RNAcentral holds the sequence, with entries from ENA and Rfam. Transfer RNA from Gloeomargarita lithophora Alchichica-D10, 73 nucleotides, folded computationally.
[in-house]
RNA sequence: GCCGUAGUAGCUCAGGGGAUAGAGCAACCGCCUUCUAAGCGGUCGGUCAUAGGUUCAAAUCCUAUCUACGGCG
Numbered sequence: 001g002c003c004g005u006a007g008u009a010g011c012u013c014a015g016g017g018g019a020u021a022g023a024g025c026a027a028c029c030g031c032c033u034u035c036u037a038a039g040c041g042g043u044c045g046g047u048c049a050u051a052g053g054u055u056c057a058a059a060u061c062c063u064a065u066c067u068a069c070g071g072c073g
Base pairs, nucleotide, nucleotide: 001072002071003070004069005068006067007066010025011024012023013022018056027043028042029041030040031039049065050064051063052062053061
């Protein structure tokens, strides 16, 4: 330099054109317990990497850029 994969909550990940963007773990609150852990219930937490484009409508499709990983040279 070229090619590919990935980028969504603090972490691990779903979601692949029309939802109020979800789950588990973590955090916080409560129940339970003599106390802690475990268990149960709830709450909070997101510019969907960035910018443009397509579309009535984009996390989702297209382009460029950035970052990480891998392959080729």

Its Rfam family is "tRNA". It is annotated as a transfer RNA. RNAcentral records the identical sequence in 11 taxa.